[in-house]
RNA sequence: UAAUACAUGCAAGUCGAGGGGUAACAUGGGUAGCAAUACCUGAUGACGACCGGCAAACGGGUGCGGAACACGUACGCAACCUUCCCAAAACUGGUGAAUAGCCCUCCGAAAGGAGGAUUAAUACACCGUAACAUAAUGAAGUGGCAUCACUUUAUUAUUAUAGUUCCGACGGUUUUGGAUGGGCGUGCGCAUGAUUAGAUAGUUGGCGGGGUAACGGCCCACCAAGUCUACGAUCAUUAACUGGUGUGAGAGCACGACCAGUCACACGGGCACUGAGACACGGGCCCGACUCCUACGGGAGGCAGCAGUAAGGAAUAUUGGUCAAUGGACGCAAGUCUGAACCAGCCAUGCCGCGUGAAGGAUGAAGGCCCUCUGGGUUGUAAACUUCUUUUAUCUGGGACGAAAAAAGAGUAUUCUUACUCACUUGACGGUACCAGAGGAAUAAGCACCGGCUAACUCCGUGCCAGCAGCCGCGGUAAUACGGAGGGUGCAAGCGUUAUCCGGAUUCACUGGGUUUAAAGGGUGCGUAGGUGGAUAUUUAAGUCAGUGGUGAAAUCUCCGAGCUUAACUCGGAAACUGCCAUUGAUACUAUUUAUCUUGAAUGCCCUGGAGGUAAGCGGAAUAUGUCAUGUAGCGGUGAAAUGCUUAGAUAUGACAUAGAACACCAAUUGCGAAGGCAGCUUACUACGGGGUGAUUGACACUGAGGCACGAAAGCGUGGGGAUCAAACAGGAUUAGAUACCCUGGUAGUCCACGCCGUAAACGAUGGAAGCCAGCCGUUGGCCAGCAUGCUGGUCGGUGGCGCAGCUAACGCAUUAAGCUUCCCGCCUGGGGAGUACGGUCGCAAGAUUAAAACUCAAAGGAAUUGACGGGGACCCGCACAAGCGGUGGAUGAUGUGGUUUAAUUCGAUGCAACGCGAAAAACCUUACCCACCUUUGACAUGUACGGAACUUGCCAGAGAUGGCUUGGUGCUCGAAAGAGAGCCGUAACACAGGUGCUGCAUGGCUGUCGUCAGCUCGUGUCGUGAGAUGUUGGGUUAAGUCCCGCAACGAGCGCAACCCUUGUCAUUAGUUGCUACAUUUAGUUGGGCACUCUAAUGAGACUGCCGGUGACAAACCGGAGGAAGGUGGGGAUGACGUCAAGUCCUCAUGGCCCUUAUAGGUGGGGCUACACACGUCAUACAAUGGCUGGUACAAAGGGUUGCCAACCCGCGAGGGGGAGCUAAUCCCACAAAGCCAGUCGUAGUCCGGAUCGCAGUCUGCAACUCGACUGCGUGAAGUCGGAAUCGCUAGUAAUCGUGGAUCAGAAUGUCACGGUGAAUACGUUCCCGGGUCUUGUACACACCGCCCGUCACACCAUGGGAGCGGGUUCUGCCAGAAGUAGUUAGCCUAACCGCAAGGAGGG
Repeated sequence: UAAUACAUGCAAGUCGAGGGGUAACAUGGGUAGCAAUACCUGAUGACGACCGGCAAACGGGUGCGGAACACGUACGCAACCUUCCCAAAACUGGUGAAUAGCCCUCCGAAAGGAGGAUUAAUACACCGUAACAUAAUGAAGUGGCAUCACUUUAUUAUUAUAGUUCCGACGGUUUUGGAUGGGCGUGCGCAUGAUUAGAUAGUUGGCGGGGUAACGGCCCACCAAGUCUACGAUCAUUAACUGGUGUGAGAGCACGACCAGUCACACGGGCACUGAGACACGGGCCCGACUCCUACGGGAGGCAGCAGUAAGGAAUAUUGGUCAAUGGACGCAAGUCUGAACCAGCCAUGCCGCGUGAAGGAUGAAGGCCCUCUGGGUUGUAAACUUCUUUUAUCUGGGACGAAAAAAGAGUAUUCUUACUCACUUGACGGUACCAGAGGAAUAAGCACCGGCUAACUCCGUGCCAGCAGCCGCGGUAAUACGGAGGGUGCAAGCGUUAUCCGGAUUCACUGGGUUUAAAGGGUGCGUAGGUGGAUAUUUAAGUCAGUGGUGAAAUCUCCGAGCUUAACUCGGAAACUGCCAUUGAUACUAUUUAUCUUGAAUGCCCUGGAGGUAAGCGGAAUAUGUCAUGUAGCGGUGAAAUGCUUAGAUAUGACAUAGAACACCAAUUGCGAAGGCAGCUUACUACGGGGUGAUUGACACUGAGGCACGAAAGCGUGGGGAUCAAACAGGAUUAGAUACCCUGGUAGUCCACGCCGUAAACGAUGGAAGCCAGCCGUUGGCCAGCAUGCUGGUCGGUGGCGCAGCUAACGCAUUAAGCUUCCCGCCUGGGGAGUACGGUCGCAAGAUUAAAACUCAAAGGAAUUGACGGGGACCCGCACAAGCGGUGGAUGAUGUGGUUUAAUUCGAUGCAACGCGAAAAACCUUACCCACCUUUGACAUGUACGGAACUUGCCAGAGAUGGCUUGGUGCUCGAAAGAGAGCCGUAACACAGGUGCUGCAUGGCUGUCGUCAGCUCGUGUCGUGAGAUGUUGGGUUAAGUCCCGCAACGAGCGCAACCCUUGUCAUUAGUUGCUACAUUUAGUUGGGCACUCUAAUGAGACUGCCGGUGACAAACCGGAGGAAGGUGGGGAUGACGUCAAGUCCUCAUGGCCCUUAUAGGUGGGGCUACACACGUCAUACAAUGGCUGGUACAAAGGGUUGCCAACCCGCGAGGGGGAGCUAAUCCCACAAAGCCAGUCGUAGUCCGGAUCGCAGUCUGCAACUCGACUGCGUGAAGUCGGAAUCGCUAGUAAUCGUGGAUCAGAAUGUCACGGUGAAUACGUUCCCGGGUCUUGUACACACCGCCCGUCACACCAUGGGAGCGGGUUCUGCCAGAAGUAGUUAGCCUAACCGCAAGGAGGG
């Protein structure tokens, strides 16, 4: 949980001292019989069935129903009953007729029934007696609730009874009182829903009856039309109520197991009977469902009693013992009955107690686990071992309390009832609790967790898998989070999970919350109920406060004490039960009564204000249209156009006319209104505010659920009107598209009248009223005063700006509060679903209003902070643009990359910041790749053992690695020697080597980039709840966070700058290989010299120092002087905090993983050099500022002994020979080239350009086939300046010209460096890109390469629609109608009493 269904047994009987009796049992007696035994006998104990009495209405079970006087609490009954019990009073006389049983007959399967005869009673009936009973009628008195009650008394009427025992007593009748138990009534308390607002005909009341123990529409006839309801009726749903229980600081919230009180129910429904008591769990009748028996005609039954069964379910026990105790029924009693009760059994379900050992014990054993691994840590005093103890368990023995205060018996005393004494008997539990003895650590530990919350950490396995998860979250190859292990933590005979309640949650807030922006102020007013309400005095005492009394059952909780060895548990006492009722008192406050007051409110009088409202009339400007006129080709429109209008005359201009709508300037943070809203002028009507005065009323007030009214725009209806504008619509553009933005048109509508609608970001996102709480500055409408004509001061009412206290999460608000108080109303309770569905109301409709749930998420949201971002703003910088010069992109070639191909085309780098990058040199080597052939302690390191010096000559096989044979040779140190040692080589076995294998997303180091951009931070202080801010912002200035000034900041650090190198000037020092004025020579050749150049060391110099101007008396800027150089003189090195999981495990180092006859090592060959294609970076060109030929001039910086290589000779040349010099300011590479002076070419695919190819050579190198560079001769592609796009550069720069170095045997168009010649341009910062500072917005924070919306497709979840179908509940109407109760009609039957009888009364 199934108030689901029940097999079987038991759960209510008892009394013989009420009765007739004798079926069974026992005893006695009798008869028969030898006996066994049979038969008889109510004589006795007793007793089945029967009549009768009492009980069966208690006890036990369950929680269906019930929202109710059911329950709780407090009262009431003058409206009642009460068997048994107690006390008191009175009585207990007479008579009669039946009937069960038993017997006989009969029916039925049974259950059961019918008839006849006979019989008893404490069964039944009648008579007598009778009141202090009952009823009626009087009289007197007392008291009181609205009724009336009570006492006394008089008369009349009515009504009683039962015996049994045999002397102890138990009964019976009437009456009164008590006690106990009930019945009835009332106040208050006691669920949810208004998407249930109206309900009700016996309904509400009355009169009169009936009925009941009793009041009452409880029932009936008649009369009236009432009664309940927003303080929630009715309806729906749910629910037994309470003492209490759980939780909580409390207030509360949730619940109502056990125990106790009350109620309701007993298969579902109805009904009465009996009785003191029932409408009766183990009684009856009827209907229904179900089950069982049956001879089919009929019958029987009710576990929500105790056990037990089935079923349902996650789930809940024995078909036990005893009446020993407690209690109950009956009985005089013994006693009988008692599934109440007491016990036992089952279940760790809960609570409580106890144990599973204690002390010592370090070779810190073994084993396990971990680690930085010859060792250490941990498990761990843990174990072993030694000593000790014996609760529990086991065995042996003893062994209770509960029980005598009972009953019955005897005795004593006694007021005739009780007290005392004596002896005897009774234990289910149970041989249980408990006690004693014995031996022996013996018989006894699990469960969860270890990422944070939350106490407790490591290893292995796994690799977004498997899995975990209460929330956050963990797992994608180093998981304290998964699984295992070791260790640890917590609790412990339990532990953990799940479910539920309370708490935390001040998260429904009474205690104790909010409402500008987080959810939340109704769109606004008027006003009903309600709530709240000024001052003084008075009355009452309802609220309030205090005392007292009653009650608040017991149990529970709390405190104290006692009993079980302790505790749980139980017992005793106290307190408490915060409540209700009654009574007495107090009267401050609230309320009530009465009287008064004027300050709240209102009225009067005077003054004043305004776009307040309604209606009517009038006005001009503009627009459109029409007519006429002038006039001619366009107008119009846009970013640009087109659609459109126009030669049928537009636009433009002039005149006139018509129409409708709106009212420029004034005009304002102005004014008015409740809000919506209101604007030309005039008039009429009307409403309101403010001020002054202090005459009048005297609290008349505030708020306001429902209600009523108003309520922008759009929209709707009817009828007008229609100029402008303009949804829809049409066309033209824009666009990828453009159902948009723009343009040309254009209909509803916009306007008026009347009627609806009832909503807006209806906003101050701030409800109304009142009081109080610093100020300052405007403005508007009044009034007062002063001085005297526009100022000042004051005051009241509005409307703005700033700002203190205070408040606020902050932002902000701040006398117009979002401050401090009081009153009233509305509203809120995570986001979405959703202001939606359904229902109701309103509406012509559109729709409005009221207003959920399922489901889903772990957030949604506010304010502020720091960043980042913006097709935001301000300022500034940069070859960023612009201004220029030269390029790239087109051609050919070189080189790198992608792709493709391949046995392999090794690997890495991929926007800027990969792509002439790693690589400052791939023919072999390099080399990491591929193929083939080989090696396995290995090419390399350390250790052990053994042998040998190391080393070396030659031959053979093989592509080579390699293998085989062979020659010479014996060293160094110590030691006398033997020998030993160092070093090297070889062999063997094992530890190990080795890896350019993987992970740059495990790392170190190094590097790139933003960026040589000017930024990035800290300490202390201050501000802020805080994140953070300030400093670092601001005004200037700078190349600069450079400097100055100001400032709640003051200082400091890393960056900037400077210090360093180089270059530009000078000085000093020093002069060889350098230089050289003098002399000399072919020649710095030689002499002399170090002045100059140069070299290389030390110094000087430049600092906005000086002058003028500007600037803030600053910093600084502008100009100038002087100076070789001027404002950082030029160049370099130098790179803050950080960003990009940027790059690199293939430089190096390194964690982890992987390979170990291979992913290691060696050799030969090949490949990295491939080639439909695409891209990047360069070289050379396309020519005349040029090419070619001849002549001629001027550098810098480097390199050189495995090297640079001169003169000279040979070769057309590359080069060869040669050999001097040079370890370099000495010699060599090494003639610099462009330039200059001449000549030629004449715009052409050329005397441009040089690719490609052929032939012949040179050089390097073991070796130029794949695959080198160069030379000579010949050949002579493309290309005539390059589309979109794009790059570099601001001065000794670009451009152009040559030179050198590194790498390197050889092999640069690359790269690094050097000098020669040597420009143009910069107005400027609008724009593109990048960056810096401040500010602003933000729904971004992986930070715009962000975030994010909707459809569609597929899958899944929840919900809905759907032809329909089934079930439940409730209401209404109608038909039939059992049992039963009351009445009545007819028929039938009939013992008691009356009557002689007929018959009657009465009964059925």
The RNA shown here (small-subunit ribosomal RNA) has 1404 nucleotides and comes from an uncultured bacterium. Rfam family: Bacterial small subunit ribosomal RNA. Rfam links the family to the GO terms structural constituent of ribosome and ribosome. The coordinates come from a structure-prediction model, not an experiment, and the mean pLDDT is 84.